[in-house]
RNA sequence: GCCCGGGUAGCUCAGUGGUAGAGCAGUGGAUUGAAAAUCCUCGUGUCGGUAGUUCAAUUCUACCCCUGGGCA
Numbered sequence: 001g002c003c004c005g006g007g008u009a010g011c012u013c014a015g016u017g018g019u020a021g022a023g024c025a026g027u028g029g030a031u032u033g034a035a036a037a038u039c040c041u042c043g044u045g046u047c048g049g050u051a052g053u054u055c056a057a058u059u060c061u062a063c064c065c066c067u068g069g070g071c072a
Base pairs, nucleotide, nucleotide: 001071002070003069004068005067006066007065010024011023012022013021018055026042028040029039030038048064049063050062051061052060
């Protein structure tokens, strides 16, 4: 330099056009003499950035940034 993945909640990840969810972690509560375990409750996240397409973009396109791999 060229090619292919990935970037979404504190962490690990879903979501492949109709304005976003799960698990874990965390907050509050129940329970206990007190804890652990268990149960219930709580998410307003510039969806990496800027443009473009579209009535509508996390999703499609271009470029850029970060990251993993391959070729040279």